[in-house]
RNA sequence: CUGGGUGUGGCUCAAUCUGGCAGAGCACCGGUUCCGGGCACCGGGGACUGGAGGUUCGAAUCCUCCCACCCAGA
Numbered sequence: 001c002u003g004g005g006u007g008u009g010g011c012u013c014a015a016u017c018u019g020g021c022a023g024a025g026c027a028c029c030g031g032u033u034c035c036g037g038g039c040a041c042c043g044g045g046g047a048c049u050g051g052a053g054g055u056u057c058g059a060a061u062c063c064u065c066c067c068a069c070c071c072a073g074a
Stems, first nucleotide, its partner, number of pairs: 001073007010026004020057001028044005050066005
């Protein structure tokens, strides 16, 4: 330099193909239970989706550019 892949709560991943309310598990907070902790059960908060722009009634999803990381080639 060229091609491909990945980027979404604190962490691990869905949702992308087929545009239509951003969800799950763990973790965290509160409660019940317990002498206390843990387990179990109940409840709760937290991400506008790596950045910018475009298309659209509507974008995590489609298009363009950029950034970070990984793989392959030269």

Predicted 3D model of a 74-nucleotide RNA (transfer RNA) from Byssovorax sp. It matches the Rfam family "tRNA". By type it is a transfer RNA. The coordinates come from a structure-prediction model, not an experiment, and the mean pLDDT is 80. The RNAcentral record of the sequence draws on ENA.